[in-house]
Molecule: small-subunit ribosomal RNA
Organism: bacterium
C1' cells in the first nucleotide's frame, strides 16, 4: 500500500528500505546566473612510505617491427616400405673374442600413400552507422563427427607417391626413366519414402580392417547441436551535409547459389529513398553488463560471457561437411632476411621475451596431476588451452606492528605573562603474552567405481622451543573543512579547489612543536557519475534578469463542441512463450572471518502470442446547435486606391512708394543693402504641408492613416434569430505586407536641409550657436526589409470582486406625445483605481503578468560576437541564417541606506550683500620651504602645518657636527672583595676640558660593645643598565577638525521575503530633534537647553592695610526675569509681534561645556607602551662649532608712508598683575642706558608705576619733509665663566625704501571694530613687534538670500560605495595569447574519366584422345600511371579585427538635465572616444499648462 471483512480489529499474501547541503557578484539585500567544493568510482599514473596473509587483476598509447624457444597433430587395427636393435641359426675372416654376411622370428625410427584433425581452441578491436549488434518473429536452406530407424556392404581395373637410376641447381627445390600397395582412383552390377519429370520413363552407392558381443562403409529418413538467409523494432553526432539513385526501382526470359532475392545478365517501363532527415562528413566493435544515482536518468563497454570483424597491405580462388582459411595456397605492393647475383624464404593482433613508442602493464618459469580439446579400439601421442608457480601495494578483503600496571608528572623538546604549561601513562620500569617472525618435528584434501598417478609442495595445516623479539607512515591545521602556537621571510620566496593569502608582530608561505583524519597506506593528478530543478518526462523559463518571430494569411503536424449505437488501434487487465549463463537482490552453505567460491529462490521493468473489458482517446456511419460561417435591417470612423479643387504663410519676381540700416547671437561676427535692402501696399509664379476643429477620441493586423469633393473598394460593431451543420484553433516549411534611411530610371524642386564651405566659441572643436547651402525630403515605377518595428507583454477559448470616466450601438424608464434632456441595463472598444490572486522586487489584477486548456516562437554565465567562415537573398548598402579558439568569476535584474549632481524645494551661518579696518606693494621681525653646509638635529603640509611643538638656542638647554676620553658605565638593584684615614672641602702639575698624578683639611651614626649592624666610597664579576634609535600604519593617553553644526541612536511594537523602514515624515514654530498639533507608533538614551564661574542692579551682613566713618571698595549669603502681565496674530496649539513695568526682555552679556562619528588627522621627541635595533657604542663624559648660513619663494606680525599728523612743553583719566636667587622708594652722579644708595615690603600696607591715547597751548604747511625710521660709524651700560660667530639697552651721528599698495584675499554686527597704552608667564641677560590677560577711547552697516563657500531637513536622478580629487569610453605606442583573410606551398582520404593490367573463376578457340593437360584468347579486376575538379588538415610573407598586460599618449563620449538627455535604424563625415541629418523609443531630469483617476 492491497486483498480478505458491511465496517473495525484479526489473519494472509505481495511490495518497498528512500531525496541532506556550503563557498563566490553588493556597502549591505532578495533574485537570476554561472564557477567551486564535500561523496562514489577507476584496467590507472605520479611523489613520499613500506611488515604478512588471501582473492582477482595487469600494453588504455605504435592493427608498430619482431632475434630465439614453444604454440596442431594424430592413427601401423587403411596401405606399401622398412633404418636401427634384440634372440636364434648358418657362412665368412681373424689377434678367439669379436667382427662381417645371409636366413629366420621379433622390434618397429624417419620419410611416404591415405584417414580424420589444421574453420575449433587461443589472440586483438583496425575496419564497420549497418553485409554488425539486442529482442521478436519467419521460410527459401545446408549440415562431418552423434543419436534413432530402414536398406546394403557383390563383382573388377589401371595408376601414382614411397623407393632404385640417372640429370639440373649455391640452396630453395626439380626433372626424366623404372617397380609397388590400399579404407587413394576408375567403370560395371545391384535400388528405394533419393533426384528429374505431368506421366511414362531416365540417372546416381560402397571399402574394407580384423575374428571379436568389434571398428568401419554406402544410400535414405528423422533428431539433436551448429550453420547459412529474410522481415519487423531498438540503441551516437552534425541541415554551416538538402536533394540522393541508373542495376538505380519494378517485371519478363536465361544464368547462378546449399537456399529467396538485381545475386549476375538480355530486354521493358520509369520508377525507388528522402524534412518522421535521405545522401554526405565526423565518431565508433554490438551486447549481458559496469559505474553513478532516491528515481527518472546519465556516461561507459577492462576483467569474465554471447555475438560480429580481423590476421604485414590489398586482391583471389583451392581443398573441404564447414573457409575464401592467424601458425595453407596464388598474384601484387611495402619491409626484413640468405645468396655462388641465377634466385630463394618470411609474418607474435598464439606463450614467454625484445626493440620502440609512453605517465604507464609482469617469467624467454612448472606441469599434462586435475578440467576441456585432437587423432587413436586401444595403451598413448600432441595441448603456451587449462592447472599453477613468479613479478607488481595494481584493487578488494583480512591480521598485525604489543597487553596491564606505572607521577618525583623525569630527561629532552616547545612555548611561556617566567609563576607556569604542552607533549604525557607517553617513555623509563615491573609483571604478562606470542597473532607475526625465526630453528625443529608432523603432514594433507584436491584422486573419480578398484589399482596406479600430485605440477602446486614438505604448501595449507597441526604441534613444541625462543625471544617483546622483525614491523608507521602520509596528508592537512584561515572559511568551504575535523585540527594552533613560535620562529624565520617580508608583494620577496612561495601558496592556492574557489573565495583569495604574503608589502615587519602571517592561525594561509617555510620550519619547529602541538594537534585534527586515514592507515600499509597517504596524498596529488587525470577520467565518469552525482550533488547541477545547471536541457527540468518525473522537474525550468520568456514585461524590466537570456529568453515572444515587425505584422497577418496559410499547407503539412498538433488539438479539437453535443448525442446514442458499432470497431477495438492507443488504454486496461488474464494467461502462455521468451527474456543464455554470469552479474543484482534474498535465503543458505564452504574456505577460522571477509574478500571469494557455491546451491536454492527472486527479478531481469523488454518483446512476442492469445483470450477478455470499452469509461477515455482513436475509427466508422447516423444525428444536433451552445464553436464557426451565412442571409436581412442599421448607424460610426484620418481605413484603402484614384482624380479634382480650396484658402493662409514661407520664398521668388515686377510695380509702387520710401531710406539707412537690416539679419542674427549669451555676446558677436560671416551676410544682406546707397547698383536702394529691411519694413509697407498690389500683382503674379511655383512647391510643400494642411492652424482652429484636436481629444488619454476614432480606423486598421502591424507599419501606419488628418483641407474640401466626387468615385471605386476592405474590415469590424449592434439588433433580428431565418439558413448551413464542427465547416474550429494554431501553424515548422512557404507567402503577403512591412516607419525613416538607402539604391535605380525619370520627373519636381519653395520651406527644410546630411555632406560641403565661411564665421564664432574654444587649449583645440573636423561639435555644440549662426551665416549660406548640394544630396534627400515631393510625384510615378521598381528595388531594399530593418528600428527601442515597444505594451520591450505570441494567437485562440474558458473561468474569476468591484469602482469611475469615454466612443460606437441597442432596450425600458421619464415625458399626452415629438426633440432635447436625465436615469436604469446591456452588447463591442478604449482609459485610471483597487480586492484575491500572482511576482525576486517594481508592479500586473475581466484589455491579467491571476486559475486552466491547445498551438507555436524563443532562452540556457560574460566578453569574443549577431562577429569569421560557408550557403541563401540583394544593383549596392547589406540583410537571413550562424560558431570557435582564447579570457574572466564574474556578467544582471529588482529594490535598500549613503554619498554625489553644472536637479528640485525649505532653512541657518560675517557664507554674501551693506559697512569698517586690514593682509597682498616698502622696511624689518619672525616661522617655513628651498639652496649651503662637517653639522645647519627632530616633527607639523589644504581649510585643521609655517610668531606651530618653543611660555625664552651666547655656554647649558641639545637631540645635530668636529675633536679628545670611559667602557658594569653619568643613573637602579643584587654578589664578592677592600677601605673608612669615610663622604665633603683644599693646594699644585699637565691637559681645551674630561681626566691623570699630587697637597693640605677632615676621623661618619646606632649599638645588646662583637669591627657587630648601618651608611658611604673603591675594586670585581655578570645578570643588567641606558638609547631625544625605528615603527602614531601595534598602542595607551591627550589634541585638532567638521562644528557649539543639531544631530546620532536605543528597547518595544508595526510593516517588508529581506538589506531596511517607521519612530526621527508631515503642518506650524524656534538657535535647538525647540515646543505644539498630525500620524502604527508609544517610550527613552547621548546631544540641545538647564544646573557651573565671570560681568551688570539691588538687598543683608562684616570690614583692616581701603576710605571723607557712610559706601562708589572688598568679602560673604541672598534677591531679581518666569513669555509672569496687557493687546494683537495663528488653529481655543505651540509659538511670533507690540506694550507696560524694570538695572536687565524673550538664550540678558561672555566664559567653561564639544553626542554618534569622520580625517590609518597629529604626537614612540612631554609622558607611558608591545615588538625590532646598538652594547668598547645608535651609550656617558669634556671643549668647540651649529640649531642666528642666504641667488630666492611663502605665511604671520611690527612701523610707516603722514596735518583726523609730527615735535615742544603742560594738565588729565584706568583696569588687572607681579616682587625673597625678589620688588626696590627717596636722595645724590650720568645727557642716558645706568651708578650709588639701602627706607620700606613675604604686600587692599611697601615697590613695579611715570598709563597713553585725550585735553590745552605752540610750532611745522604739503615736501621724501620737523614725515618714515631702516642702515651704518663711534662712544657707552648692564647681565653672564664667556656677548667673536650670537644678547638687549643708551648717546652722537648716518637718514634707506615707502606718498595708501595687481590679481586676489583676511577680520569684524556692540562695548563689538577699529585705535590707544598698561601687566605679567618664560627668564642670569635677551633675539617680546610674539603669546596670555587688563582696562581707556569708541563707530558704521545689515534693504535682504539672486549669487560664492560651508552645514542641515526632505525629494529626484544615479553604471558612485576607496562614495564627483568618482566611475569610464575609444584611437595610437609597447609586451603577450589565440584566432579569420591571404600569393601560395606539403600531405589526405574519398569519388570521376582515361591507360596499362597480375593471380584468379567464369568462358571461346585450338592441339591432345573426347580426358587431364598445354596453348591461345574474352569479360571482370587488385596494383600502378595520366588528368580534370571537389573537400579536409597543417604550414605561409603580409594583413584583420578581438582578448589581456600597478602606475604610456590623445583627447572626455556615457553614468547627475553628465554639462548638446540619452538610446535604436539607417545615410554621410571626422585623429579617437563620435558628430550631423531623417524617422522612431522613453529604458528622460526639471518646470508650466490642459485633461483624466483616486480621496473629501
Nucleotide at each position: 500500500a492491497a486483498a480478505u471483512u458491511u465496517u473495525c480489529u484479526u489473519u494472509u499474501u505481495u511490495u518497498a528500505a528512500g531525496g541532506a547541503g556550503a563557498g563566490u557578484u553588493u556597502g549591505a539585500u532578495c533574485c537570476u546566473a554561472g564557477c567551486u567544493c564535500a561523496g562514489g568510482a577507476u584496467g590507472a599514473a605520479c611523489g613520499c612510505u613500506g611488515g604478512c596473509g588471501g582473492u582477482g587483476c595487469g600494453c588504455c598509447u605504435a592493427a608498430u617491427a619482431c632475434a630465439u624457444g614453444c604454440a596442431a597433430g594424430u592413427c601401423g587395427a587403411a596401405c606399401g616400405u622398412g633404418a636401427u636393435c634384440u634372440u636364434g641359426u648358418u657362412g665368412g675372416a681373424u689377434u678367439u673374442a669379436u667382427u662381417c654376411a645371409g636366413c629366420a622370428a621379433g622390434u618397429g625410427a624417419a620419410a611416404g600413400u591415405g584417414g580424420c584433425g589444421g574453420a575449433c581452441g587461443a589472440g586483438c578491436g583496425a575496419g564497420u552507422a549497418a553485409u554488425a549488434c539486442a529482442u521478436a518473429a519467419g521460410a527459401a536452406c545446408c549440415u562431418g563427427c552423434c543419436c534413432u530407424g530402414u536398406a546394403c556392404u557383390c563383382g573388377g581395373g589401371g595408376a601414382c607417391a614411397a623407393c632404385c637410376c640417372a640429370c639440373c641447381g649455391a640452396a630453395a627445390g626439380g626433372u626424366g626413366g623404372g617397380c609397388u600397395a590400399a579404407u587413394a582412383c576408375c567403370g560395371g552390377a545391384u535400388a528405394g519414402u533419393c533426384u528429374c519429370g505431368a506421366a511414362a520413363g531416365a540417372g546416381u552407392a560402397a571399402a574394407g580392417c580384423u575374428u571379436u558381443u568389434g571398428c568401419g562403409g554406402u544410400a535414405c529418413a528423422g533428431g539433436a547441436g551448429g550453420g547459412g538467409c529474410u522481415u519487423a523494432u531498438g540503441g551516437c553526432u552534425u541541415a554551416u551535409c538538402a536533394g540522393u539513385u541508373u542495376g538505380u526501382u519494378g517485371g519478363u526470359g536465361g544464368g547462378g547459389u546449399a537456399a529467396a532475392a538485381g545475386c549476375c545478365u538480355a530486354c521493358c517501363a520509369a520508377g525507388a529513398c528522402u524534412a518522421u532527415g535521405a545522401c554526405g562528413a565526423g565518431u565508433a566493435g554490438c551486447u549481458g553488463g559496469u559505474g553513478u544515482g532516491a528515481g527518472a536518468g546519465c556516461a561507459u563497454g577492462a576483467c569474465c560471457a554471447g555475438c560480429c570483424g580481423c590476421g604485414a597491405u590489398g586482391g583471389g580462388a583451392c581443398u573441404g561437411a564447414g573457409a575464401c582459411a592467424c601458425g595453407g595456397c596464388c598474384c601484387a605492393u611495402a619491409c626484413u632476411c640468405c645468396u655462388a647475383c641465377g634466385g630463394g624464404a618470411g609474418g607474435c593482433a598464439g606463450c614467454a621475451g625484445u626493440a620502440g613508442g609512453g605517465a604507464a602493464u609482469c617469467u624467454u618459469c612448472c606441469g599434462c596431476a586435475a578440467u576441456g580439446g585432437g587423432c587413436g579400439a586401444a595403451a598413448g601421442c600432441c595441448u603456451g588451452a587449462c592447472g599453477g608457480a613468479g613479478c607488481g601495494a595494481c584493487a578488494c578483503c583480512g591480521c598485525g606492528u604489543g597487553a596491564a600496571g606505572g607521577a618525583u608528572g623525569a630527561a629532552g623538546c616547545a612555548u611561556u605573562u617566567c609563576g607556569g604549561u604542552g607533549u604525557g601513562u607517553a617513555a623509563a620500569c615491573u609483571u604478562c603474552u606470542u597473532u607475526u617472525c625465526u630453528c625443529g618435528g608432523g603432514g594433507a584434501a584436491g584422486a573419480a567405481a578398484a589399482u596406479c598417478u600430485g605440477a602446486c609442495g614438505g604448501u595449507a595445516c597441526c604441534c613444541g622451543a625462543g625471544g617483546a623479539a622483525u614491523a608507521a607512515g602520509c596528508u592537512c591545521c584561515g572559511g568551504c573543512u575535523a585540527a594552533u602556537u613560535a620562529c624565520g621571510u617580508g608583494c620577496c620566496a612561495g601558496c592556492a579547489g574557489c573565495c583569495g593569502c604574503g608589502g615587519u608582530a602571517a592561525u594561509a608561505c617555510g620550519u619547529a612543536a602541538g594537534g585534527a583524519g586515514c592507515a600499509a597506506g597517504c596524498g596529488u593528478u587525470a577520467u565518469c557519475c552525482g550533488g547541477a530543478a545547471u536541457u527540468a518526462u518525473u522537474g525550468g523559463g520568456c514585461g524590466u534578469a537570456a529568453a515572444g518571430c515587425g505584422u497577418c494569411c496559410g499547407c503539412a503536424g498538433g488539438c479539437g463542441g453535443u448525442g446514442g449505437a458499432g470497431a477495438a488501434a492507443g488504454u486496461c487487465u488474464g494467461u502462455c512463450a521468451u527474456u543464455a549463463a554470469a552479474u543484482a537482490c534474498c535465503a543458505g552453505u564452504g574456505c577460522u572471518c571477509a574478500a571469494c567460491a557455491u546451491u536454492g529462490g527472486u527479478g531481469c521493468u523488454g518483446u512476442g502470442a492469445u483470450g477478455g473489458a470499452a469509461a477515455c482517446u482513436u475509427c466508422u456511419a447516423c444525428a444536433c446547435u451552445a464553436g464557426a460561417g451565412g442571409a436581412u435591417g442599421g448607424g460610426a470612423g484620418a481605413g484603402g486606391u484614384a482624380u479634382g479643387u480650396g484658402g493662409a504663410a514661407u520664398u521668388g519676381u515686377g510695380c509702387a512708394a520710401g531710406u539707412a540700416g537690416g539679419g542674427g547671437u549669451a555676446a558677436a561676427a560671416u551676410c544682406c543693402g546707397u547698383a536702394g535692402a529691411u519694413a509697407u501696399g498690389c500683382a503674379c509664379a511655383g512647391g510643400a504641408a494642411c492652424a482652429c476643429c484636436a481629444a488619454a477620441a476614432g480606423c486598421g493586423a502591424a507599419g501606419g492613416c488628418a483641407g474640401c469633393a466626387u468615385a471605386c473598394u476592405g474590415g469590424a460593431c449592434c439588433a433580428u434569430u431565418c439558413c448551413u451543420g464542427a465547416c474550429g484553433c494554431u501553424c515548422a516549411g512557404g507567402g503577403a505586407c512591412g516607419a525613416a534611411a538607402g539604391c535605380g530610371u525619370g520627373g519636381g524642386g519653395a520651406g527644410c536641409g546630411a555632406a560641403a564651405c565661411g564665421g564664432a566659441u574654444u587649449a583645440g572643436a573636423u561639435a555644440c550657436c549662426c551665416g549660406u547651402g548640394u544630396a534627400g525630403u515631393c510625384c510615378a515605377c521598381g528595388c531594399c526589409g530593418u528600428a527601442a518595428a515597444c505594451g520591450a507583454u505570441g494567437c485562440g477559448u474558458g473561468c474569476u470582486c468591484g469602482g469611475u470616466g469615454u466612443a460606437g450601438g441597442g432596450a425600458c424608464c421619464c415625458u399626452c406625445g415629438a426633440c432635447c434632456u436625465g436615469g436604469u441595463c446591456u452588447c463591442u472598444g478604449u482609459g485610471c483605481c483597487u480586492a484575491a490572486g500572482g511576482u525576486a522586487a517594481c508592479c500586473c489584477g475581466u484589455u491579467a503578468a491571476g486559475c486552466a486548456c491547445g498551438c507555436c516562437g524563443c532562452c540556457u554565465g560574460u566578453g569574443u560576437a549577431g562577429u569569421a567562415c560557408g550557403g541563401c537573398c540583394g544593383c549596392a548598402a547589406g540583410g537571413c541564417u550562424a560558431a570557435a579558439a582564447c579570457a574572466c568569476a564574474a556578467a544582471g535584474g529588482a529594490a535598500u541606506a549613503g554619498a554625489c549632481g553644472g536637479g528640485g524645494a525649505c532653512c541657518c551661518a560675517c557664507a554674501c550683500a551693506a559697512g569698517c579696518g586690514g593682509u597682498g606693494g616698502a622696511c624689518u621681525a619672525u616661522g617655513g620651504g628651498g639652496u649651503u653646509u662637517a653639522a645647519u638635529u627632530c616633527g607639523u603640509c589644504a581649510c585643521u602645518a609655517a610668531g606651530c611643538g618653543a611660555g625664552a638656542a651666547a655656554u647649558c638647554u641639545c637631540a645635530c657636527c668636529c675633536a679628545g676620553a670611559c667602557u658594569u658605565g653619568a643613573c637602579a638593584u643584587c654578589c664578592c672583595u677592600a677601605u673608612c684615614g669615610u663622604a665633603c672641602u683644599u693646594u699644585u702639575u699637565a691637559g681645551a676640558a674630561a681626566u691623570a698624578a699630587u697637597u693640605a683639611g677632615g676621623u661618619c651614626a646606632g649599638u645588646u660593645c662583637g669591627g657587630c649592624u648601618g651608611g658611604a666610597u673603591a675594586g670585581g664579576u655578570g645578570a643588567c643598565a641606558g638609547g631625544c634609535g625605528c615603527u602614531g600604519c601595534a598602542u595607551g593617553g591627550u589634541u585638532g577638525u567638521c562644528g557649539u553644526c543639531a544631530g546620532c541612536u536605543c528597547g518595544u511594537g508595526c510593516c517588508u521575503u529581506g538589506a531596511g523602514g517607521u519612530g526621527u515624515u508631515c503642518g506650524g514654530u524656534u538657535a535647538a530633534g525647540u515646543c505644539c498639533g498630525u500620524a502604527a507608533a508609544c517610550g527613552a538614551g547621548c546631544g540641545c537647553a538647564a544646573c557651573c564661574c565671570u560681568c551688570a542692579u539691588c538687598g543683608u551682613a562684616u570690614g583692616u592695610u581701603g576710605u571723607a566713618c557712610u559706601u562708589u571698595c572688598a568679602u560673604a549669603c541672598g534677591a531679581g526675569a518666569c513669555u509672569g502681565c496687557c493687546g494683537g496674530u495663528c488653529a481655543u496649539a505651540a509659538a511670533c509681534c507690540g506694550g507696560a513695568g524694570g538695572a536687565a526682555g524673550g538664550u540678558g552679556a561672555g566664559g567653561a561645556u564639544g553626542a554618534c562619528g569622520u580625517c590609518a588627522a597629529a604626537u614612540c621627541a612631554g609622558c607611558a607602551u608591545g615588538g625590532c635595533c646598538c652594547u668598547u657604542a645608535u651609550g656617558u663624559c669634556u671643549g668647540g662649532g651649529g640649531c642666528u648660513a642666504c641667488a630666492c619663494c611663502c605665511g604671520u606680525g611690527g612701523u610707516a608712508c603722514a596735518a583726523u599728523g609730527g615735535c615742544u612743553a603742560g594738565u588729565a583719566c584706568a583696569a588687572a598683575c607681579u616682587g625673597a636667587a625678589g620688588c626696590a622708594a627717596a636722595g645724590c652722579c650720568g645727557u642716558a642706558a645706568g651708578g650709588u644708595g639701602g627706607a620700606g615690603c613675604c604686600a587692599a600696607u611697601c615697590g613695579g608705576a611715570g598709563a597713553a591715547a585725550a585735553c590745552u597751548a605752540g610750532u611745522c604747511u604739503c615736501a621724501g619733509u620737523u614725515c618714515g625710521g631702516a642702515u651704518u660709524g663711534a662712544g657707552g651700560u648692564c647681565u653672564g665663566a664667556a656677548a667673536c660667530u650670537c644678547g638687549a639697552c643708551c648717546u652722537c651721528a648716518u637718514g634707506a625704501a615707502g606718498u595708501u599698495g595687481g590679481a586676489a584675499u583676511c577680520g569684524c554686527u556692540a562695548g563689538u571694530a577699529a585705535a590707544c597704552g598698561u601687566g605679567u608667564a618664560u627668564c642670569a641677560g635677551c633675539u617680546a613687534c610674539g603669546g596670555c590677560a587688563c582696562g581707556u577711547u569708541g563707530a558704521a552697516u545689515a534693504u535682504g538670500u539672486u549669487c560664492c563657500u560651508g552645514g542641515g531637513u526632505c525629494u529626484u536622478g544615479u553604471a558612485c560605495u576607496c562614495a564627483c580629487u568618482g566611475c569610464c569610453c575609444g584611437u595610437c605606442a609597447a609586451g603577450g595569447c589565440a584566432u579569420g583573410g591571404g600569393a601560395g606551398c606539403u600531405g589526405g582520404g574519398g569519388g570521376c574519366a582515361c591507360c596499362c593490367a597480375a593471380a584468379g573463376u567464369c568462358u571461346g578457340c585450338g592441339a591432345a584422345a573426347u580426358a587431364a593437360u598445354c596453348g591461345u584468347g574474352g569479360c571482370c579486376u587488385a596494383a600502378g600511371g595520366u588528368g580534370a575538379a571537389a573537400c579536409c588538415a597543417g604550414u605561409g610573407a603580409c594583413u584583420g579585427g578581438g582578448c589581456u598586460u600597478a602606475a604610456g599618449u590623445c583627447g572626455u563620449a556615457a553614468c547627475a538635465a553628465g554639462g548638446u538627455a540619452u538610446c535604436c535604424g539607417u545615410a554621410c563625415g571626422g585623429g579617437a572616444a563620435u558628430g550631423u541629418g531623417c524617422g522612431g523609443a522613453u529604458g528622460g531630469a526639471u518646470c508650466a499648462u490642459c485633461g483624466c483617476c483616486u480621496u473629501u